[in-house]
RNA sequence: CGAGGCGUAGCGCAGCUGGUAGCGUACGUGCUUAGGGAGCAUGGGGUCGCAGGUUCAAGUCCUGUCGCCUCGA
Numbered sequence: 001c002g003a004g005g006c007g008u009a010g011c012g013c014a015g016c017u018g019g020u021a022g023c024g025u026a027c028g029u030g031c032u033u034a035g036g037g038a039g040c041a042u043g044g045g046g047u048c049g050c051a052g053g054u055u056c057a058a059g060u061c062c063u064g065u066c067g068c069c070u071c072g073a
Stems, first nucleotide, its partner, number of pairs: 001072007010025004019056001027043005049065005
C1' cells in the first nucleotide's frame, strides 16, 4: 500500500426480505433463607465505532473515516 472480516447494554452475542433494537449474564428492588448461595418476581441501562448520503422509515443499503484481527505485496 491492497483485499477481506469484525465494531450493537458492564461482559458475551442475536437482529431475516429496511418497519423504529433484543437474548444470556451481570446490576438495583422485593419474596424466599437463621444468614449466604440457589430459586422466583419485578425494574433500570444502549441510538447500534464516528460523520455524511438514499428513503416516509436505516443496526440493516451507499460513501468517507477511526480502531482491532487475518491474508497478500

Transfer RNA from an uncultured Clostridia bacterium, 73 nucleotides, folded computationally. It matches the Rfam family "tRNA". From the family's description: Transfer RNA (tRNA) molecules are approximately 80 nucleotides in length. Its mean pLDDT, the model's own confidence on a scale to 100, is 81.